[in-house]
RNA sequence: AAAUCAAGUGAAGAGUUUGAUCCUGGCUCAGAUUGAAUGCUGGCGGCAUGGCUAAAACAUGCAAGUCGAACGAACCCGCAAGGGUGAGUGGCGAAAGGGUUAGUAAUGCGAUCGAAUGUACCCCGAGGUGGAGGAUAGCGGGAAGAAAUUCCCGGUAAUACUCCAUGAUGUCUUCGGACCAAAGUUUUGGCGCCUUGGGAGCAGCGAUCGUCCUAUCAGGUAGUUGGCGGGGUAAAAGCCCACCAAGCCUUAGACGGGUAGCGGGUGUGAGAGCACGGCCCGCAACAUCGGAACUGAGACACUGUCCGGACUCCUACGGGAGGCUGCAGUAACGAAUCUUCCGCAAUGGGCGCAAGCCUGACGGAGCAAUGCCGCGUGCGGGAUGAAGUAUCUCUGGUAUGUAAACCGCUGUCAGGGGGCAGAAACAAUGAUUGCCCCCAGAGGAAGUGGCGACUAACUCUGUGCCAGCAGUCGCGGUAAUACAGAGGCCACAAGCAUUAGUCGGAAUCACUGGGCUUAAAGGGUGCGUAGGUUGUCCAUCAAGUGCUUUGUGAAAUCCCACGGCUCAACCGUGGAACAGCAGGGCAUACUGAUGGACUUGAGGCAAGUAGGGGCUGACGGAACAGUAGGUGGAGCGGUGAAAUGCGUAGAUAUCUACUGGAACGCCGAUGGUGAAGACGGUCAGCUGGGCUUGUCCUGACACUGAGGCACGAAAGCGUGGGGAGCAAACAGGAUUAGAUACCCUGGUAGUCCACGCUGUAAACGAUGCGCACUGGACCGGUGCGGUUUUGACGCCGUAUCGGUCGUAGUAAAAACGAUAAGUGCGCCGCCUGGGGAGUACGGUCGCAAGAUUAAAACUCAAAGGAAUUGACGGGAGCUCACACAAGCGGUGGAGCAUGUUGCUUAAUUCGAGGCAACGCGAAGAACCUUACCUGGGUUUGACAUGCUUGGAUUAACCUCUUGAAAGAGAGGCCACGCCCUUUGGGUGGAACAAGCACAGGUGCUGCAUGGCUGUCGUCAGCUCGUGCUGUGAAGUGUCGGGUUAAGUCCCUUAACGAGCGCAACCCCUGUCGUUAGUUGCUCACAGGUAAUGCUGAGUACUCUAACGAGACUGCCGGUGUCAAACCGGAGGAAGGUGGGGAUGACGUCAAGUCCUCAUGGCCCUUACAUCCAGGGUUGCAAACGUGCUACAAUGGUGCAUACAGAGCGACGCGAGGCCGCGAGGCGGAGCAAAUCGCAAAAAAUGCACCCCAGUUCGGAUUGCAGGCUGCAAUUCGCCUGCAUGAAGUCGGAAUCGCUAGUAAUCGGAGAUCAGCUACGCUCCGGUGAAUAUGUUCCUGAGCUUUGUACACACCGCCCGUCACGUCAUGGGAGCCAGAAGCGCCCGAAGCCGCCCUGUUUCAAGGGUGUCUACGGCGAUGCUGGUGACUGGGACGAAGUCGUAACAAGGUAGCCGUAGGAGAACCUGCGGCUGGAUCACCUCCUUU
Repeated sequence: AAAUCAAGUGAAGAGUUUGAUCCUGGCUCAGAUUGAAUGCUGGCGGCAUGGCUAAAACAUGCAAGUCGAACGAACCCGCAAGGGUGAGUGGCGAAAGGGUUAGUAAUGCGAUCGAAUGUACCCCGAGGUGGAGGAUAGCGGGAAGAAAUUCCCGGUAAUACUCCAUGAUGUCUUCGGACCAAAGUUUUGGCGCCUUGGGAGCAGCGAUCGUCCUAUCAGGUAGUUGGCGGGGUAAAAGCCCACCAAGCCUUAGACGGGUAGCGGGUGUGAGAGCACGGCCCGCAACAUCGGAACUGAGACACUGUCCGGACUCCUACGGGAGGCUGCAGUAACGAAUCUUCCGCAAUGGGCGCAAGCCUGACGGAGCAAUGCCGCGUGCGGGAUGAAGUAUCUCUGGUAUGUAAACCGCUGUCAGGGGGCAGAAACAAUGAUUGCCCCCAGAGGAAGUGGCGACUAACUCUGUGCCAGCAGUCGCGGUAAUACAGAGGCCACAAGCAUUAGUCGGAAUCACUGGGCUUAAAGGGUGCGUAGGUUGUCCAUCAAGUGCUUUGUGAAAUCCCACGGCUCAACCGUGGAACAGCAGGGCAUACUGAUGGACUUGAGGCAAGUAGGGGCUGACGGAACAGUAGGUGGAGCGGUGAAAUGCGUAGAUAUCUACUGGAACGCCGAUGGUGAAGACGGUCAGCUGGGCUUGUCCUGACACUGAGGCACGAAAGCGUGGGGAGCAAACAGGAUUAGAUACCCUGGUAGUCCACGCUGUAAACGAUGCGCACUGGACCGGUGCGGUUUUGACGCCGUAUCGGUCGUAGUAAAAACGAUAAGUGCGCCGCCUGGGGAGUACGGUCGCAAGAUUAAAACUCAAAGGAAUUGACGGGAGCUCACACAAGCGGUGGAGCAUGUUGCUUAAUUCGAGGCAACGCGAAGAACCUUACCUGGGUUUGACAUGCUUGGAUUAACCUCUUGAAAGAGAGGCCACGCCCUUUGGGUGGAACAAGCACAGGUGCUGCAUGGCUGUCGUCAGCUCGUGCUGUGAAGUGUCGGGUUAAGUCCCUUAACGAGCGCAACCCCUGUCGUUAGUUGCUCACAGGUAAUGCUGAGUACUCUAACGAGACUGCCGGUGUCAAACCGGAGGAAGGUGGGGAUGACGUCAAGUCCUCAUGGCCCUUACAUCCAGGGUUGCAAACGUGCUACAAUGGUGCAUACAGAGCGACGCGAGGCCGCGAGGCGGAGCAAAUCGCAAAAAAUGCACCCCAGUUCGGAUUGCAGGCUGCAAUUCGCCUGCAUGAAGUCGGAAUCGCUAGUAAUCGGAGAUCAGCUACGCUCCGGUGAAUAUGUUCCUGAGCUUUGUACACACCGCCCGUCACGUCAUGGGAGCCAGAAGCGCCCGAAGCCGCCCUGUUUCAAGGGUGUCUACGGCGAUGCUGGUGACUGGGACGAAGUCGUAACAAGGUAGCCGUAGGAGAACCUGCGGCUGGAUCACCUCCUUU
C1' cells in the first nucleotide's frame, strides 16, 4: 500500500436395592462458582475486593461551608492611601455529595404511554430598575443562672423589612373591571435586582402490563364505591368536608399471614430455566424510636427546629446536653471482614469577580494469598547408576535416579547503590507511583491433598470389630493396596485441601422435556355451572398472526474488532446485542368477532323390540321354628374324638292342625338390565333408559367439567315396629404348655319394615369421559334385511351389546391388542424415595362412631414392580429303594463282654457326637506302648546339620561308691594321618569337651491349609461348544411320547454335537476246549500192605494255572409307532447288567482328622523339651449303644461215626512216641511247604439216657488246686481240673437286618501278637429256608409343575405388646412474651378554625375546638416460648411373652365397618383375588 474478515459454535456420565436380571426410584460423586470461613504451608508484583451477624451501643478527631465586590461596629498594620482579621446582620449553599437496606408485596421498582403541574442556579427573548419610611442583631449599660441560655434599658447599617408610584403580552374575572415589582455594589470591564415568554435539566402526578410463598387466610370494605356542592394543592383526585345513592373489590385469589428493598445485572446451564441482587450504575426508603410542622425553588430535612418515649452524659438537683445506617476507630456480637494513615497534586462539588477557602467526595498509600492475572524458586552436562532409605524370588537384584556429588553457564524476582524525560492539557504545583543503569552471587524462595471402586496413583511394617477411617458403597475380628507410620507414586501448585452456599449433572416438577393395569398416581358413580375445546360453506372486520417502518429499550456489564499498560488480569475506542414495549402502513391462509346458509355431530318424531332397570300393592309353595293333640318308649344331638346341651315332667323320630317371620330351589348361563352401588317367586299398577327401522323434523343446539347438586354395598347411629333362622358381644364344653381363637352347645344387639342420618370398601377391569383411525378368526345376547313361492332349520349381510384367541404396534416385563395398555385430538382428576402418616393441629360435615381437607420435626439408603435360577412348602403329579406291606430272625427284659456318657480321681491322656460318634482311631494299655498323674534327674539336649575354640587328655571299655532306676561321682587303660625330621617340632582331625547357631513339642488353631476319609449315593445325574429364543438374568439342548437298573435306548423336535458320570473294558466264580503233568491225580497194567497212589508205571479223569471259546435280545411267536423295548418260548452250563467284587460325576455338610503324615501363623525354650521308677488310661450310685451266652426236647449229655474250603508256619509250624484227668510237659522225625505240620472240622448221622423241672436247661459268681507266656501276672493276663450253681421260663413302648446259595444256623483260618481281655474285625467253606398281592400310608431319593415377602436359602423370614436407654414431636390445668388491630379514657407539640385582648395596622398574647403521637383501661382473636402429667413415633446389644404374615404359613389372605381381647390379633356382616389344591362346566387353538 492493497485485499479480506466480526459479533448463536452448543448437549458425556458413574456408584449404590438383587444370588443374578430388567425397570421404577431416591441418595451420593465427578464440573463451575463465592464479599466466604477453617487446617497446613507461604517468595515477588499488578488489578480488584474486604462487618453478610446487632438498622444494637458508641470514647476521640475530622466529614459544609463560603462571600468584606451586600451591611454597620470592633481590632491589627500603615503617616496616609490602603490592606488584613473576623463575631454579628444579609446572600447563596447546607434537599447535593457520602452511608445503610430496617421498613415496604405497592404510596415501591421495571417497561411503555399520558395530562391537570412547579422549577433556585443555567441558556435565549421582551420590558423595567422612580420615591419614601420605620425597625433590629451585633454593640454599650444592667440583671438571673452552676451551666445551657435568657431578660431589661439605650442606640445603629444594609442587596434585611415596610409603604407609595409605574404597571402588561402577567393573575383573577360575573368580561364591566380588579390586583401585583425592583437593590444595589464595584469600578468604568461588569456583577447584580424586578416583571414576563420560551428552553434545557430536575421534580410532582396519572394509566396499562410485569413483579415471591401461603386457601390449614374465602369473603373483604362505611370515606368504603359513585354523584352534587364546597374546601384544599404547584397540580388531577374522597386528598378533606356536608348531603344523596348503595355501591366497590374477589376463586384470573380480594382480605389476611409469612418473607423481601426493586432494576441494570451476577453465578450456573447447550438452551429453556433455576438461584442471587455484595462491589459499580439508576430508582426508592430510612437517619436513636414515634409524631409534627417551620424555612425554602426544592425537605416534612443524616451532622435544622418543636413535642413525646427509651438510653447515655453533665449538674450546684433547680435544670440542661447528645444521636458514627459519613471516614478512621472502640467495645459487643459472631465462623468471619482492614489504618484513629497521606493529600487536595489529579477528577468533581459549594461559595466567591477573583485570588482562594472548604471537601474522610475523591486521588493514593497501609493491612489481609480474600479473589483474578503474571513471574520466580535455576539452566546445560554428568552412571562408580555412589551413599542412605525402602523392598524382593536376598552370595545378589530393583526403586528413589541425572536425582545428588562434580564441571560449566545465566542473573528474572528479592537485596545494595545511582540516575531520569512519564502520570501535567498550562506558567507553577507530585500525596503516591513509574522508568533506566550498575554491583554481588545459585545464592534468600515448595508445599498441600490423595493412592479399595467411583477416580489418576502400591508396597512393607504396626494394630487386631481395638485404635481408627468414611462423599456413597463400605474398610478394621492376625497375612488390611481402605486404620497408623514409612518408602514409592499421582494431582494441583504459592498455594492445596476441608466446611458452608448456589447452579449443573436432575428428563428428580418434565414449556423445551415425565408419568398414573401391577412400580407413587383415575375422583365410588352420575347430572351440571364457570372455564377450556368445538362440524361444513359464504361475506365483512383485522384483535391474535405475518411483513415493513418509527420511537424507546441510560451508562457500565456480556459478545466482536481494534488499541493502551513488556504479556495477562485490568483499561480505552467503536460496533453488535439487549428476543421487550409503544406508534404508523400493508397482507388475510389459519384462530377470533359479526352476519348469513347447510346437514354429516347432537336432539326430536313415528313404528317396533329385549330385559332380575326402579317404585308400590296383592298373592303363592317348599323349608324352618313354635304351639296343641295322637303314636312311641330311651336315647337324641354333636365331633377328629368328646363333652356342655335336650330327654321317663316322655325328648329324638313320626302323623294332624294352627301360628310366625325371613328368603325365593329348579329355569340359571364368562345370559340380561342399570351411571355406579346394585338388581332374581308370581301377578297388577305407575315409571326411567337402551337398541333397530324410516329419502320425516330442528339446524351445531356439541364434548369435557374446578366449585356445586344428586345417588352411593356392608357395618354403624336415632325413633317406632318386627323377630323364624342366622349370629358380633357374652356363657359353657372341648383342644392346648396356655387358647381371651379355630371345633361344639347355647345366645343378645343386629340382620327384616317405615322414616331420618352416616358417605365409606380390594366402591376393581386396581384401566376417567368423549371423538376419530388402525389386518383378522370364532362364540354368545338382541333387532332388521336378503336367499327359498310361503314357513321352519340353515346360509349370507347389517346394527348394537357381552366374551375368547391373535397380526402390526406398544410395554420394564407380565401382558394389552377395534371393549387397546396401539395411533392422534379435547377436557377433568391424580403422582414426585421409604417410614413418620392418611397421622397431628386448624377448618368443614356428622347425634355419635367418624368422614373430608392435610403437614412438620425426626429417621433410613433404600422401599418397590416384573421376570430368572435355586431352595423350601403341614402344595400337586410321575417314578424308585428291604421305604412300607408279605415273611424269617433279632435288639429293647437276664448274666457277661465291649464302647460311650456321667460321677469319682493326683491322673482316670486325647479325639469321634442324629442318620454319617458309641466292639469308632485301637489288626490286640501288665512294663514298653503312653500322649496323663506323682516323685527323682538332664539342659546344645533322646534325635539332625553347621561354625568357632581346645586338643591326646578324653570318649568307648573295665572297676568301685550311691540310688528304685535314670543319673551323679571316683579310678584304671589305649590310640591316629601328613610334613620337616635327631630328641623333637609343626600341622590336620573322626570321636570327645566348651560355646554359638539351633534341636525338640501327641502344645493351640481342621474356622488359615495340603493330603486322606465319611455322607447324600452306585442315586442318575452334572456340564460345555456352536446355533437359536429372550433387552437381560437366563432358556433351549437335558423338554414331550414310549422304554430302561440307568440322561439306557428309540421316535418326535431349533437344535446339532461333545465331555464327566451309567454301561462296557479289570478281578473272582459258574460250562467247555487247548497247552503243561509235580509235590497233584489213579481209568487201564503190574507189585505190595492190616490198611492207604504205598511203589513201578501212566498223564485218561479230578485238580492245578495260563491261554482261548461261550451270551449277543443272536433265533422263533406275540405286543409295540415298520422303533426302542417288553412278554413267552427254543437251544444252552449259564438268558436278558448270570452271581459277587473293585470302580463313587458336578457338588453339599466351614462334616472328620494339626494325635498317621505334611504345613502357614501363634505359643514354650533349666521347659509345654527329654530320661527314669511307680501309678493311671481297667477306678463305679446310674444311663445308653454294639455284641456273646442263654432261657431249652428242632434240645442237653454220653458213645460211635462221615464230609470242607481258605489260610498260616524258621526268633516258626511241630508229627509219631512217652508222662499228666486236663491245661500242659519231655522229646525232636519232617517241613522255607499242592510234599511236612497247625488239623480235630462242626452242625449233620446212628444208638442210648434225660421227660418239661429253674431241670442232666443255663452258666454268672466264688473257693481251692494247677498250667503257660513273660524281667515281672498285686492293681491288671489267658488256660485247666475239682467244687460252687446267680439272673434268666422268649422280653413294655419302641426298634434293626435280610429277596437266594440270601436270611438263619454250624464250625475253620488269619492279621495284630511274648502272652492275652477276640464274645471284636476280616476272610473260608458246611447245612440251607419263608415271602413279595402290591405302592394307600411311614422314611429317603430323582424328575416335572405350582406358590413364595426365603437366597446365610424354613435351623429361613418376620409381627405386635411389655421392660430399659436416647431423640424429636402432639395434647395439657395454666404461666410468660410478642406483633397487628378493635372499643373507651387521657390528650404533648403542631397545622387549620373560632372567641377575647391588641401600639394605627401587621404581629403578638390569652382562651377554646377538630385531628392526633405517647400513655392508660377492657374484651377478642393470632403467633411463639415454657409446663406437672400424658399420647403415639423413630432408633438402639444376642431382654421378656407369644407366632399374626410370607408355602393351602398349618383357620387362605386382604379391604371397609362393628364388637371383643396381654400382644401380635379374634369374631360378625358385605366385598376383592393381589388365594393354593381337586373336580366339573364353558370357551379358545390344533388334528

Small-subunit ribosomal RNA from a Planctomycetota bacterium, 1487 nucleotides, folded computationally. The sequence was found in a public genome assembly. Taxonomically the source falls in Planctomycetota (Bacteria, Pseudomonadati).